[in-house]
C1' cells in the first nucleotide's frame, strides 16, 4: 500500500404510526417516534425492477429493491 472477512467505541442515518402543508395518485417536505441500516452516503437518461396513472403511453414517483460509485475506524 492493496484484497477479504468479521466487529462498531464516538458519532451519523430514521421504517410504521401520529399532525401540518404539497400532490390527480403514487408519493415528497416539516415535527414527533424509533422498526432497523457498516455504507439506510451519492446516482431515478448506464440498466433491471416496483408504485401510481392512462383507452394505450410516464413526461410523475420508489436510492430502506437489485445494481452502480465513493467512503470512516479497529482488529485479523
Nucleotide at each position: 500500500a492493496u484484497a477479504u472477512a468479521u466487529u462498531g467505541u464516538u458519532g451519523g442515518u430514521a421504517a410504521a404510526a401520529c399532525a401540518a402543508g404539497c400532490g390527480a395518485a403514487a408519493g415528497c417536505u416539516u415535527g414527533c417516534g424509533g422498526c432497523a441500516c457498516a455504507a439506510a452516503g451519492c446516482u431515478a437518461u448506464a440498466g433491471g425492477g416496483c408504485c401510481u396513472g392512462u383507452a394505450a403511453a410516464a413526461u410523475g414517483g420508489c436510492a430502506g429493491c437489485c445494481a452502480g460509485u465513493u467512503g470512516c475506524a479497529a482488529a485479523u